About this RNA: A computed fold for a 1493-nucleotide RNA from a metagenome, annotated as small-subunit ribosomal RNA. Rfam family: Bacterial small subunit ribosomal RNA. RNAcentral holds the sequence, with entries from SILVA.
[in-house]
RNA sequence: AGAGUUUGAUCCUGGCUCAGGAUGAACGCUGGCGGCGUGCUUAACACAUGCAAGUCGAACGGAACUCCUAUGAUUGAGGUUUCGGCCAAAAGAAUAGGACGUUUAGUGGCGGACGGGUGAGUAACGCGUGAGUAACCUGCCUUGGAGUGGGGAAUAACACAGUGAAAACUGUGCUAAUACCGCAUAAUGCAUUUGGGUCGCAUGAUUCUGAAUGCCAAAGAUUUAUCGCUCUGAGAUGGACUCGCGUCUGAUUAGCUAGUUGGCGGGGUAACGGCCCACCAAGGCGACGAUCAGUAGCCGGACUGAGAGGUUGGCCGGCCACAUUGGGACUGAGACACGGCCCAGACUCCUACGGGAGGCAGCAGUGGGGAAUAUUGGGCAAUGGGCGCAAGCCUGACCCAGCAACGCCGCGUGAAGGAAGAAGGCUUUCGGGUUGUAAACUUCUUUAGUCAGGGACGAAGCAAGUGACGGUACCUGACGAAUAAGCCACGGCUAACUACGUGCCAGCAGCCGCGGUAAUACGUAGGUGGCAAGCGUUAUCCGGAUUUACUGGGUGUAAAGGGCGUGUAGGCGGGAAAGCAAGUCAGAUGUGAAAACUGUGGGCUCAACCCACAGCCUGCAUUUGAAACUGUUUUUCUUGAGUACUGGAGAGGCAGAUGGAAUUCCUAGUGUAGCGGUGAAAUGCGUAGAUAUUAGGAGGAACACCAGUGGCGAAGGCGAUCUGCUGGACAGCAACUGACGCUGAGGCGCGAAAGCGUGGGGAGCAAACAGGAUUAGAUACCCUGGUAGUCCACGCUGUAAACAAUGAAUACUAGGUGUCGGGGAGCAUUGCUCUUCGGUGCCGCAGCAAACGCAAUAAGUAUUCCACCUGGGGAGUACGUUCGCAAGAAUGAAACUCAAAGGAAUUGACGGGGACCCGCACAAGCGGUGGAGCAUGUGGUUUAAUUCGAAGCAACGCGAAGAACCUUACCAAGUCUUGACAUCCCGAUGACAGAACAUGUAAUGUGUUUUCUCUUCGGAGCAUCGGUGACAGGUGGUGCAUGGUUGUCGUCAGCUCGUGUCGUGGGAUGUUGGGUUAAGUCCCGCAACGAGCGCAACCCCUAUUCUUAGUAGCCAGCGGUUCGGCCGGGCACUCUAGGGAGACUGCCAGGGAUAACCUGGAGGAAGGUGGGGAUGACGUCAAAUCAUCAUGCCCCUUAUGACUUGGGCUACACACGUGCUACAAUGUCGUAAACAAAGGGAAGCGAGCCUGCGAGGGGGAGCAAAUCUCAAAAAUAACGUCUCAGUUCGGACUGCAGUCUGCAACUCGACUGCACGAAGCUGGAAUCGCUAGUAAUCGCGAAUCAGAAUGUCGCGGUGAAUACGUUCCCGGGUCUUGUACACACCGCCCGUCACACCAUGGGAGUUGGUAAUGCCCGAAGUCAGUGACCCAACCGCAAGGAGGGAGCUGCCGAAGGCAGAAUCGAUAACUGGGGUGAAGUCGUAACAAGGUA
Repeated sequence: AGAGUUUGAUCCUGGCUCAGGAUGAACGCUGGCGGCGUGCUUAACACAUGCAAGUCGAACGGAACUCCUAUGAUUGAGGUUUCGGCCAAAAGAAUAGGACGUUUAGUGGCGGACGGGUGAGUAACGCGUGAGUAACCUGCCUUGGAGUGGGGAAUAACACAGUGAAAACUGUGCUAAUACCGCAUAAUGCAUUUGGGUCGCAUGAUUCUGAAUGCCAAAGAUUUAUCGCUCUGAGAUGGACUCGCGUCUGAUUAGCUAGUUGGCGGGGUAACGGCCCACCAAGGCGACGAUCAGUAGCCGGACUGAGAGGUUGGCCGGCCACAUUGGGACUGAGACACGGCCCAGACUCCUACGGGAGGCAGCAGUGGGGAAUAUUGGGCAAUGGGCGCAAGCCUGACCCAGCAACGCCGCGUGAAGGAAGAAGGCUUUCGGGUUGUAAACUUCUUUAGUCAGGGACGAAGCAAGUGACGGUACCUGACGAAUAAGCCACGGCUAACUACGUGCCAGCAGCCGCGGUAAUACGUAGGUGGCAAGCGUUAUCCGGAUUUACUGGGUGUAAAGGGCGUGUAGGCGGGAAAGCAAGUCAGAUGUGAAAACUGUGGGCUCAACCCACAGCCUGCAUUUGAAACUGUUUUUCUUGAGUACUGGAGAGGCAGAUGGAAUUCCUAGUGUAGCGGUGAAAUGCGUAGAUAUUAGGAGGAACACCAGUGGCGAAGGCGAUCUGCUGGACAGCAACUGACGCUGAGGCGCGAAAGCGUGGGGAGCAAACAGGAUUAGAUACCCUGGUAGUCCACGCUGUAAACAAUGAAUACUAGGUGUCGGGGAGCAUUGCUCUUCGGUGCCGCAGCAAACGCAAUAAGUAUUCCACCUGGGGAGUACGUUCGCAAGAAUGAAACUCAAAGGAAUUGACGGGGACCCGCACAAGCGGUGGAGCAUGUGGUUUAAUUCGAAGCAACGCGAAGAACCUUACCAAGUCUUGACAUCCCGAUGACAGAACAUGUAAUGUGUUUUCUCUUCGGAGCAUCGGUGACAGGUGGUGCAUGGUUGUCGUCAGCUCGUGUCGUGGGAUGUUGGGUUAAGUCCCGCAACGAGCGCAACCCCUAUUCUUAGUAGCCAGCGGUUCGGCCGGGCACUCUAGGGAGACUGCCAGGGAUAACCUGGAGGAAGGUGGGGAUGACGUCAAAUCAUCAUGCCCCUUAUGACUUGGGCUACACACGUGCUACAAUGUCGUAAACAAAGGGAAGCGAGCCUGCGAGGGGGAGCAAAUCUCAAAAAUAACGUCUCAGUUCGGACUGCAGUCUGCAACUCGACUGCACGAAGCUGGAAUCGCUAGUAAUCGCGAAUCAGAAUGUCGCGGUGAAUACGUUCCCGGGUCUUGUACACACCGCCCGUCACACCAUGGGAGUUGGUAAUGCCCGAAGUCAGUGACCCAACCGCAAGGAGGGAGCUGCCGAAGGCAGAAUCGAUAACUGGGGUGAAGUCGUAACAAGGUA
């Protein structure tokens, strides 16, 4: 840094997709170790269990325990005993007193407002940043000042009694305090009044230890070191409030607001304030986006990016909010309080049913949800917090450990040598290649690992003691390569290829796309590439994407200029001078927390990680300066703009009046049978008199010529003439104003046609409609009619391809040439030239542009302002809103779907586009086909099989130059399995083959008889048989895997290349143009110059002639003759076959451009390529052929191979093609005559002769052929007959009898004779061939072949007609044009309908949520009132008072109830259109003039 994808190719526009990085991730496969981090993103869902906030006995009274002392019930070891008892250690209930002790329920103090969690709410002074408080508070802490005197009354605990299941509570009685309450004292404290000074923007603040009055305090404990307590000043810390700026989306949310905005006076608060209340005023916010709706904790930062930006807010840190949901206050320095209280709701639990208890969004953990997120661990050793004088206690904060590849970082899975390049795998062209130094093997090392020994820092305390982690990190020794590699990809993008399987199946795919029998794209294997304890996938974000463009885009045709004007807000704005300093620039100061980031160092072996320092934090604020630019104020100027005056131009607008031509209608006349209309017709009009024509009249609409890319207008638009009123532009002049300007969101106005409303009018035209045509249909195009409408007045609509598809304004930037309206100068006079201003066109340079093109009227260069665009479709649709009488207009989405849609240009192809040209293409002719019968091929049908192929031209008398068997590939039946055929190996035999016979339908087989060669004697060769396996074999498949061959366009004149030039490129040029030709043939011209394959020529036959040669050919002259060139002889001629000549537009005339060439002529056998043949460019048709042959792959292998017999390919209702014979007199038949060419011949042609009616037969001369033979040519001519008929035409079909070939003519041959004698009397629509020795007609030959042509290929005989011409049909060529085609018109493509699926609108309704509003009810609670009831402290002797409380009432007040609206979803019978879908139906609307532009 780019790449893929629209096209046949190109450039552009434009979307989609990929390569990179990242993550609190998840999933799949795999998994060795360590370090550092991280770990419910979902249900702010519900929670079992344990723990997470206590501490202080140095505040207090008790209690318990322990101990001591005293008494000591009771028991009683032991001793003694007279057995009755006695003494008695010890234990010890209990009582009383005490304690230096320990523990602590309760009172009291401090702390439970920190720490920890979560992100529901919140669009807000919530957060960030910067200010302010002269409007405030602050426990503990620090530091000052002052003090701590003297009293009092209670109350928990406790005891007794009671209620209750419990939770808990009540009554009575006793008691203490650092608990509570008075009193004293008191300030520089507070409040009020008041005097002076200083300061502040103001309210006001401050000071003079100013003055006066009033008011307020305390608590003790103790180990005697101290710690507390009260008042007060200051500080620090923490908080509260206010303000500037910033902080998401939607206008399909445009108006919101009644405590609302302000004031006065109160209340309340720590404090300001409508914070609350009474009264007064009517304000306040909003297009610079109020209100409403949706979404969201904010930031430091994080990710990405070159940056600007975009996205994000998990961990760490700051702030905020919340603690089951909602409300409320209490206490307190601090809360409206996560582990406090009260109330209400939901839920869970206990219950004796009366009533109670609870709140993990603390740490673990459970259920649930989910793709998904850990242990009910250890420790307070460290850091920090609470309490305490302290020891210490508490601390799921925290420090650690556990789990998880979740992330980052590091290490390892060994290193060196090792080629017989082992084996195995894979592949192969079978040679090899590759895996691959890889392995084996040899030597070495030990990080990690295992075992053992040692063993920390972290600990800071005065010393001592104190370690959860942990016997961990680390060090040392031993052991042995031992224990450790996977994942993804391999068609292009994108590094990496082969084989097999599969066969549009299974599947892949991020995009393009791959798969239909040879898949580098599916699956597997081998190999290779990439990364690596990970690798891929999915999701999301940024990037690439300059694809929202500030940096950094566009709008003529790709998406995009508003239809046009006027003008508000806003934005921008001419010259000069001066002031100010808002913007701007510079300096300084404060702040911009830490962490992060960057740099430099340092610490863990390195790194990640951590530490230190520096930078950065681009910002905000304050302050000091500068004054060029912008701004602002003042003064001034005239060039921008405007005014006045003079002048001419104009379909500019409105109104009134007038005019002629034409159409139609009416009246009257003339006049008669048609008119009208069309491609052709018909409907229609007309004998009741039309059309036509003449005269008169009526009425409406539009204004020919002039008329012009001429004029005017902002646009829409404006066209007869005259008049009136009126707007604007232009030119001239330079008198006046003095920047008054430009643009312009909203607003307002104008705005074609059609349409709507009311009232007129209505000639022509003419939607709808009717009829007639056309057509398969024709709800169209064409025709005849015809109503709205078109016209006028008034109103509405507000849209157009309202287009120059080009917004307005200003300035600048080569020229040339028209035209319209003015002015000036010169020459000079129907005018010309030069110049200037304004309009309107064309061409063109630079420049721009994707190209086309634009080019002073810019799409160039710049500035200002407005409008609009961001892939195609869905869709200018739906919903909502505004406007409208309606039609509808304006605004204007989404779901879903596609990988394109599109612009310009290029090459082709095509056109029912154009121009030119050619061809038996048409025309002009001749003869056919299509009708009949038959032959032959094909289709179809049939069949056991009717083998296969060929399919418009370019399949169909084609492969097949010849199916009775064979051929033969098909069918039936019967057989063979290394095979009918080839090679190799082994064994046997010496034959095999052949011949004869028997059997069997035959093949096959069986039986009998008969016979190798060479030799160095070892054997070899050959043949056959048998066997084994390699293999043979296949007319089996694929002509869409192929070679070769062939057809066709087309014997058409084309198809290309090199260099150069032009173009961004595809490409163009050359090859186009003017002529000419059969021809890209030639000439000329030309940014082209040359060349190649084609054309032509060279080759063959033929037409003339010469020469050479003369047998088997010939015979002019000579001779002979059996009269036959037969013989001699000769080669002169014919002929044969070799070689030459000849024809080249060479000559002449004319035309043409002096060319090429054309026309005519001469000469010539032949004249303009003389005639014919061979010869077939680049390519097209996936054209034909795997069945000529060859061949890849696939398939069969006792069969899809091979053999045999028989059958079939010959079938037959029918359809088509190609032919033959005919239908007759230009003929048939008969008789007797004439003239060819080219061929064939040995398993052959076969003469004469004999024989048969004949086909033939017998016989055999001659001939391997210019000798013999097939062989007779026929049409023709002559004579005769027939006389127009189904015939003396025609010959099918059939019967009988034969001939020939052949093993064999039944299926299924040809021919002969006799007999029979069908259809057919010239052929519908349509269609074929042919331009001269041609068509037509006549016969002859050959190949194939045993036999079997009407076919095919050749040969000659006789021998025409016509061509004006290129309008039309077909095909082709060149140029040009249009195109939405490029598998290229057999193209593309549109809409309805039918079917399936998908999303969506409407929808009677149903249902849920949200935020409000009104009313009702009104908990807890603050506040207020009341307080008859109750009360210890103070006063009072008392009564009572002061004060307090319960209770009650009131305002407010959550949840709840009711109501009507709003809004957002979900769902719904039915319904609307939309999208997608392989081959559905109907038409053919668009693309070519797309057949009606």